[in-house]
The part of an RNA shown here (small-subunit ribosomal RNA, 3' major domain) has 459 nucleotides and comes from an uncultured Bradyrhizobiaceae bacterium.
Context: one part of a larger RNA
RNA sequence: UGACGGGGGCCCGCACAAGCGGUGGAGCAUGUGGUUUAAUUCGAUGCAACGCGAAGCACCUUACCAGGACUUGACAUGUAUUCGCACCGACGGUAAUGCGUCGUGCUCUUCGGAGACGGAUACACAGGUGCUGCAUGGCUGUCGUCAGCUCGUGUCGUGAGAUGUUGGGUUCAGUCCCGCAACGAGCGCAACCCCUGUCGUUAGUUGGAUUUUUCUAGCGAGACUGCCGGUGAAACGGAGGAAGGCGGGGACGACGUCAAGUCAGCACGGCCCUUACGUUCUGGGCGACACACACGCUACAAUGGUCAGGACAAUGGGAUGCGAACCCGCGAGGGGGAGCCGAUCUAAGCAAACCUGGCCUCAGUUCAGAUUGGAGGCUGCAACCCGCCUCCAUGAAGCUGGAAUCGCUAGUAAUCGCAGAUCAGAACGCUGCGGUGAUACGUUCCCGGGCCUUGCACA
Numbered sequence: 001u002g003a004c005g006g007g008g009g010c011c012c013g014c015a016c017a018a019g020c021g022g023u024g025g026a027g028c029a030u031g032u033g034g035u036u037u038a039a040u041u042c043g044a045u046g047c048a049a050c051g052c053g054a055a056g057c058a059c060c061u062u063a064c065c066a067g068g069a070c071u072u073g074a075c076a077u078g079u080a081u082u083c084g085c086a087c088c089g090a091c092g093g094u095a096a097u098g099c100g101u102c103g104u105g106c107u108c109u110u111c112g113g114a115g116a117c118g119g120a121u122a123c124a125c126a127g128g129u130g131c132u133g134c135a136u137g138g139c140u141g142u143c144g145u146c147a148g149c150u151c152g153u154g155u156c157g158u159g160a161g162a163u164g165u166u167g168g169g170u171u172c173a174g175u176c177c178c179g180c181a182a183c184g185a186g187c188g189c190a191a192c193c194c195c196u197g198u199c200g201u202u203a204g205u206u207g208g209a210u211u212u213u214u215c216u217a218g219c220g221a222g223a224c225u226g227c228c229g230g231u232g233a234a235a236c237g238g239a240g241g242a243a244g245g246c247g248g249g250g251a252c253g254a255c256g257u258c259a260a261g262u263c264a265g266c267a268c269g270g271c272c273c274u275u276a277c278g279u280u281c282u283g284g285g286c287g288a289c290a291c292a293c294a295c296g297c298u299a300c301a302a303u304g305g306u307c308a309g310g311a312c313a314a315u316g317g318g319a320u321g322c323g324a325a326c327c328c329g330c331g332a333g334g335g336g337g338a339g340c341c342g343a344u345c346u347a348a349g350c351a352a353a354c355c356u357g358g359c360c361u362c363a364g365u366u367c368a369g370a371u372u373g374g375a376g377g378c379u380g381c382a383a384c385c386c387g388c389c390u391c392c393a394u395g396a397a398g399c400u401g402g403a404a405u406c407g408c409u410a411g412u413a414a415u416c417g418c419a420g421a422u423c424a425g426a427a428c429g430c431u432g433c434g435g436u437g438a439u440a441c442g443u444u445c446c447c448g449g450g451c452c453u454u455g456c457a458c459a
Stems, first nucleotide, its partner, number of pairs: 001459002004455002007453007015443002019408005026298003030294004034289002042053002064284007073125001077124008088103005106115003127273002130271003136267002138262003141258001143256001148187006154163003167178003193250004198221007224244001227238003300401001304360007317346002321340002326335003367398001372393007414436007
């Protein structure tokens, strides 16, 4: 000087408390450990791994396993020799790739040949999701959007260093004010950027209305403790205002820490393989299942279930695409093909919770829906391993969950549905969108953090 303390002081944070809703019990879905396996590919492992890489495993993907096949190679550049079967198509054969056979034939030309393209042989080389994230770049997580981390000159100290950055107040903030051997400065904080809330204005079709205004997308105004009271400076109270003291949300992450994560996104040093640790095909596996954990979904019901009728969104998507009307089917869906490269058409009458009325009356039930049997639909070369959906039947566990533990302070929690990416098909996940819409005295304690101070056998 730091780090540490079951030392002290001050302060902050959904940290506790006060509440609301969960998890831990059940069934299922997903991830992981373990076990099993020919293989169950690899990575991630306290917070900060475990619905994580994966925004989507039937083949492909795919890296794993079994078996078959290739060796200048699936891919790149170049050299030498040689041949023409370029591209494309057909046939034979195979589980498939490989393999075998055949047809056709480009440009220039001095008709010798040369070139493009392809094959064969030889060689340089290709190739490796093989190892090392403790050789690395780049990117990322985390402490933490915490308020800190430093420098120049000066001064003090033999020196390591100190001062500044401490102190008194204040703030979300090393934010600002005052004081001070310090005076200044940099990276951070804040602001500048985007969205949203009010108003004005310009322009309006495909949108809205016909007294005006919504909407769409540009420009601008507005908020600055500016005004009043108050103070040493702040704080604080008030007016006006759509909004008041950072209005709300986002992007933005200082010096550094964890030899944190990633050689499997990519790049890259070194090492290793080279008829195989490379390449390719078929099939299997990544989906196993005594068990354990994690993140979720659905419930256990009457603030509910079911039937009938009625109402109101926003964000986004659509050309090998979205697909209307109409017809068929109980339904998933099928036929059909209008319109739309979309403020026009469409999924979609776009919602659901909600409102009105009927039934159910506390029961393992008209709760709950797992599991299983049967019959179908869709995508796709192909749904056996191993997809999703529909109908009929079946109706399991479950009556609110031990110790423990998580999230949340406002349009938030809770709850309700909708859309999108990925995608042929395949979400209870993820990312967004809107609808309805709550509860909170405080800082003693637990956890984490900041500043000052103290002890120290630690560095």
Its Rfam family is "Bacterial small subunit ribosomal RNA". The coordinates come from a structure-prediction model, not an experiment, and the mean pLDDT is 80. The full RNA is in RNAcentral, with records from ENA and Greengenes.